This is a predicted structure of a 259-nucleotide part of an RNA (large-subunit ribosomal RNA, domain VI) from a Candidatus Bipolaricaulota bacterium. The source organism's lineage runs through Bacteria, Bacteria candidate phyla and Candidatus Bipolaricaulota. Model confidence (mean pLDDT): 83 of 100. It matches the Rfam family "Bacterial large subunit ribosomal RNA". Gene Ontology terms of the family: structural constituent of ribosome and ribosome.
Context: one part of a larger RNA
């Protein structure tokens, strides 16, 4: 030590702790000049670590074009599949550095080594024997991060009463969470995730016609047309209906009755 659902405490244990230049102080203080400062005050830069992706970038093998070879789709136009994602060009969310941001601090205490005051033994002197106050990038702290298996297993709040509550748990729909678990987010009292609508963004003016040109091509419709993951919505579809599982015993101590 009764099940539960939240937030905690902190005993412990881990990570940090750097470092140069350069400016003021000050060409001062010491110095015959050359030279040059303790203390103090600020800028930078490096290095090592955290997070994050607005912005530079890379990636981005189910986004978009462009284009070769061949191969089907009867053929033309359009397209498909192999060719390292056939190559090129660009390129969302995610995930990244070379990117962006932030630390690496002051202080406190008790010490080293030193360097004191006071002062005996030992009228004297002595930092020491009693006493007293100092001193480091070092040690406890101070900062972060985990943390009641801390079995001394901790504290507070609220719930729950005798077959199932309280809750969980399984199933299901997912994920900024993930190897399996496990964690979050939901589960018709509902935006969880697919579809759907708008927009972001991303490519770069689609197919088809009309037009000009003999033709390749180009001009208009058309800053079109297609879009993975993004952002907001909207019950169209799926998260249905169910199943499980869950909590008093013992010691002390008083009183009572009996021995």
């Nucleotide at each position: 030590a009764g099940g539960a659902g939240a937030c905690u405490u902190g005993a412990g244990a881990g990570g940090g702790u750097c470092u140069a230049u350069c400016u003021c102080u000050a060409g001062u203080a010491c110095g015959a000049g050359a030279g040059g400062a303790c203390c103090g005050a600020g800028a930078u830069a490096g290095c090592c670590g955290g997070a994050c992706c607005u912005a530079u970038g890379g990636u981005g093998u189910a986004c978009c074009a462009g284009u070769u070879g061949u191969c089907c789709c009867g053929c033309c136009a359009g397209g498909g599949g192999c060719a390292u994602c056939g190559c090129u060009g660009g390129g969302u969310a995610g995930c990244u550095a070379a990117g962006u941001u932030c630390g690496g601090u002051a202080u406190g205490g008790a010490u080293a080594a030193g360097a004191g005051c006071u002062g005996a033994a030992g009228g004297c002197a002595u930092c020491u024997a009693a006493g007293c106050a100092c001193g480091a990038a070092g040690c406890c702290a101070g900062c972060c991060u985990c943390a009641a298996g801390a079995c001394u297993a901790g504290g507070u709040c609220u719930c729950c009463a005798c077959a199932u509550u309280a809750g969980g748990c399984u199933c299901c729909u997912c994920c900024g969470a993930g190897a399996c678990u496990a964690g979050g987010a939901g589960g018709u009292u509902g935006a969880u995730a697919g579809g759907c609508c708008a927009c972001a963004g991303g490519u770069g003016u689609a197919c088809g016609c009309a037009c000009a040109g003999c033709a390749a091509u180009g001009u208009g419709c058309u800053u079109a047309g297609c879009c993975g993951a993004g952002u907001g919505g909207u019950a169209c579809u799926a998260a249905u209906a169910g199943g499980c599982c869950g909590a008093a015993u013992g010691c002390u101590u008083g009183u009572g009755u009996g021995g």